[in-house]
C1' cells in the first nucleotide's frame, strides 16, 4: 500500500437516565451512569431529521442518521 477474515494483547469512547451548567430552542460542556461501538477520532462537504419563525428566508443543531473526505491501534497479505 491494501484490507477486517478472525483470534489474541493493550487498551479507546460512552446511549438512555440523573445532577449542576449554557442557549429562546434544537443542543452543547462537567460529573456520575453504560444502551452500545473496529474508528461512536476529526471534519457541517453532500443527503436527511431537528430548533428559531404565523409562515418563507435567514440563522442555528445533530458526526451514535446516511454518504464523503482526513487521520489512528493491532493483527493478515
Nucleotide at each position: 500500500u491494501c484490507u477486517g477474515c478472525a483470534a489474541a494483547a493493550g487498551g479507546g469512547c460512552a446511549a438512555a437516565c440523573c445532577a449542576g451548567u449554557c442557549g429562546c430552542a434544537a443542543g452543547g460542556c462537567u460529573g456520575g451512569g453504560a444502551c452500545g461501538c473496529a474508528a461512536a477520532g476529526c471534519u457541517a462537504c453532500g443527503g436527511g431529521a431537528c430548533c428559531u419563525u404565523u409562515a418563507c428566508g435567514c440563522g442555528g443543531u445533530c458526526g451514535g442518521c446516511c454518504g464523503a473526505g482526513c487521520u489512528g491501534c493491532c493483527g493478515g497479505a